[in-house]
RNA sequence: GCCAAUGUAGCUCAGUUGGUAGAGCAGUUCAUUCGUAAUGAACGGGUCGCAGGUUCGAGUCCUGUCAUUGGCU
Repeated sequence: GCCAAUGUAGCUCAGUUGGUAGAGCAGUUCAUUCGUAAUGAACGGGUCGCAGGUUCGAGUCCUGUCAUUGGCU
């Protein structure tokens, strides 16, 4: 230099044919217990790497860019 994949909550990851973004773990509170752990319930937390475009509508489609990983030279 060229090619490909990945980027979504604190972490690990879903998200179907474009239609107002979810799970598990973690966190906070409450219940239970003599107390802790475990268990149960509730709550909070993300404008989807960034910037544009298409569309009535984009996590999803297109372009550019950044980061990480792998391959080629």

The prediction has a mean pLDDT of 82. This is a predicted structure of a 73-nucleotide RNA (transfer RNA) from a Saprospiraceae bacterium. NCBI's taxonomy places the organism under Bacteria, Pseudomonadati, Saprospiria, Saprospirales, Saprospiraceae. Its Rfam family is "tRNA". By type it is a transfer RNA. RNAcentral holds the sequence, with entries from ENA.